The RNA shown here (SAM riboswitch aptamer (S box leader)) has 109 nucleotides and comes from a Saprospiraceae bacterium.

RNA sequence: GUUUUAUGAAGAAGAAUGGAGAGAACAGGCUCUAUGAAGUUCUGGCAACCUUGUGAACUCAAGCAGUGGUGCCAAAUCCUGCCAAAACAUUUUUUGGAAAAAAUAAAAU
Numbered sequence: 001g002u003u004u005u006a007u008g009a010a011g012a013a014g015a016a017u018g019g020a021g022a023g024a025a026c027a028g029g030c031u032c033u034a035u036g037a038a039g040u041u042c043u044g045g046c047a048a049c050c051u052u053g054u055g056a057a058c059u060c061a062a063g064c065a066g067u068g069g070u071g072c073c074a075a076a077u078c079c080u081g082c083c084a085a086a087a088c089a090u091u092u093u094u095u096g097g098a099a100a101a102a103a104u105a106a107a108a109u
Stems, first nucleotide, its partner, number of pairs: 001109007013043005021032003026081004044073003049069002052065003077101001082097006
């Protein structure tokens, strides 16, 4: 990198460096940003996918813990893109559902 499976309205930020963008891509919207963006580093934290411990002798499992490996720490994966329904001073709004893509984990290759 590819494939499969699973997950997603919860949760968790400070410092240093940096110096203009950022929120994956396309389109539209909206938002963050010189009261300092992205990136990098350190520290702290969240979570519980794998692992580990516990789980009435053993095995398995829920639960609990948080040892190690990842991940994550603005906004629902920021929202919409397709379908359906409702409302409407009308191409908009709301609700429900689906798909695709991306992200992360685990396994396989």
The sequence was found by an Rfam model in a public genome assembly.
Taxonomically the source falls in Saprospiraceae (Bacteria, Pseudomonadati, Saprospiria, Saprospirales).
The coordinates come from a structure-prediction model, not an experiment, and the mean pLDDT is 83.